[in-house]
RNA sequence: GCCGAAGUAGCUCAGUUGGCCAGAGCACCGCUUUCGUAAAGCGGGGGUCGCGGGUUCGAUUCCCGCCUUCGGCU
Numbered sequence: 001g002c003c004g005a006a007g008u009a010g011c012u013c014a015g016u017u018g019g020c021c022a023g024a025g026c027a028c029c030g031c032u033u034u035c036g037u038a039a040a041g042c043g044g045g046g047g048u049c050g051c052g053g054g055u056u057c058g059a060u061u062c063c064c065g066c067c068u069u070c071g072g073c074u
Base pairs, nucleotide, nucleotide: 001073002072003071004070005069006068007067010026011025012024013023019057028044029043030042031041032040050066051065052064053063054062
């Protein structure tokens, strides 16, 4: 330099033939339970969906560029 994959909550990931209020587990916070802790149960907060632009009535999803990480080729 070229090719490919990935980037979504603090962490690990799902969700993409465009439209349901963006989700799960763990973690975190509160409550219940206990003499107390852990465990368990219930509830809650947390996201510019990597960045910028385009298409569209509407984009996490499609198109273009860029950034980062990983793998391959030379």